[in-house]
Molecule: FMN riboswitch aptamer (RFN element)
Order: sequence, then C1' cells, then structure tokens
RNA sequence: UUUAUUCUUUGUGGAAUGGUGUGAUUCCUUACCGGCUGUAAAGUCAGCAAGCGCUUAUUGGGUGCCGAAUGGGUGAAAUUCCCGUACCGACGGUAUAGUCCGGAUGAGAAAAGAAGUCG
Repeated sequence: UUUAUUCUUUGUGGAAUGGUGUGAUUCCUUACCGGCUGUAAAGUCAGCAAGCGCUUAUUGGGUGCCGAAUGGGUGAAAUUCCCGUACCGACGGUAUAGUCCGGAUGAGAAAAGAAGUCG
C1' cells in the first nucleotide's frame, strides 16, 4: 500500500380533510411517497436488489418472470437539470389498498468502518 477473505454498523418513504355507504386510510374527491449501482444529478434509461414461480437442496445455489414518459429549453454532454403535461407501484387480509394490518425484531442490492494473507 490493500486484491482475496473475515468481522461490525447502517441499509424504503408516504393518507390529512371531505363525499357515498351498515361497513372503505381500499371506491369518489383532493393529497403524499420514490431502495442500490452506473451515466450530466433518474420512481419511468441500463443493470441490481426486493417480489412471484420452477428446480435442486445443507445454509444456500441454479433458472424463469417481473411496473411506469413524453413535448419543449439550456448545454460539449441530460429519456437524469429547468418548464409543461402524464404515468407506475409484489403477495396475503379487509368494502376493491403504492400509503392500513401481516409474513418482517425477516431478507437484501449496496454504503461506511476495522482487521488483513499474497504481491
């Protein structure tokens, strides 16, 4: 000095008022929220995680599926910034849920820190 490896910590936000109704934070109305990495700063680009299957099975691994954006402007460069107008959001429960409750004191991309073989 820090490749491998090990350990520790961190690691998702958001419904308030009104309406209908026996009953809705679920419908209507009006609001609100946006994991990680890359790239000109991104919920909508690319990839990953999460989620849902199949398979193997020892923790786990393998594999498939997996939402949504456009017009204008600036600029060397932006589907990322600015202006305008849109759109999207797992599974189970419940009056139909991105926001309530539950699996979950879970898992996790990844970030920070510590130790550190080889070189």